Annotation: A computed fold for a 72-nucleotide RNA from a Candidatus Azambacteria bacterium, annotated as transfer RNA. The sequence was found in a public genome assembly. Rfam family: tRNA. Rfam's curators write: Transfer RNA (tRNA) molecules are approximately 80 nucleotides in length. The coordinates come from a structure-prediction model, not an experiment, and the mean pLDDT is 82.
Parts: sequence; C1' cells; structure tokens
RNA sequence: GGGCGUUUAGCUCAGUGGUAGAGCGCUUCGUUGACAUCGAAGAGGCCAGAAGUCCGAUCCUUCUAACGCCCA
Repeated sequence: GGGCGUUUAGCUCAGUGGUAGAGCGCUUCGUUGACAUCGAAGAGGCCAGAAGUCCGAUCCUUCUAACGCCCA
C1' cells in the first nucleotide's frame, strides 16, 4: 500500500427496514439470626462518528476512526 472482518447496556453477545433484547453484573424488596441460593421489581444503550438512500435505518450505500486477520 491492497483486500476482508468486527464496533449494540459495566462485561459477553442476539437483533437482515417499522420507535432495541438476553445472560452475567448493579440497585431495591421478599425469604434467612446473618450471608449465599432462590423469587419479584427496577436502573442502565439517541446502536463507534459523519453524510446519503428511503415515508421510515442498528440493519442498505459512501467516507472516517479504533481493533483484528490475510496478501504484498
């Protein structure tokens, strides 16, 4: 320098066009003498950034950034 992939909650990951979910973690309540387990409820994300297409974009297109792999 060229090509490909990944980027979504604190962490690990779903979600292939119609106002985003799970597990673990966190908070509160119940249970216990207390802790753990278990049960219930809740907080937490304008989906890496910008632009475009579309009635509508996490999703499609382009550019940029970070990380990884391959080729030279």